[in-house]
Molecule: transfer RNA
Organism: Rhodophyticola sp.
RNA sequence: AGGGGUGUAGCUCAGUUGGUAGAGCAGCGGAUUCCAAAUCCGCAGGCCGGGGGUUCGAGUCCCUCCGCCCCUG
Numbered sequence: 001a002g003g004g005g006u007g008u009a010g011c012u013c014a015g016u017u018g019g020u021a022g023a024g025c026a027g028c029g030g031a032u033u034c035c036a037a038a039u040c041c042g043c044a045g046g047c048c049g050g051g052g053g054u055u056c057g058a059g060u061c062c063c064u065c066c067g068c069c070c071c072u073g
Stems, first nucleotide, its partner, number of pairs: 001072007010025004019056001027043005049065005
């Protein structure tokens, strides 16, 4: 320098050919217990790497930039 992949909640990941974002773990509260662990119930938490475009509508499509991984030279 060229090519490919990836970037969504604190962490690990889903998101069905565009229709206003979810799970598990972790966290907080409660139940249970003599206390705790385990178990059960509930709650909070992200505007989806940055910017722009298309569209009535974008995590999903297009362009560009940035980070990380792999390949080629």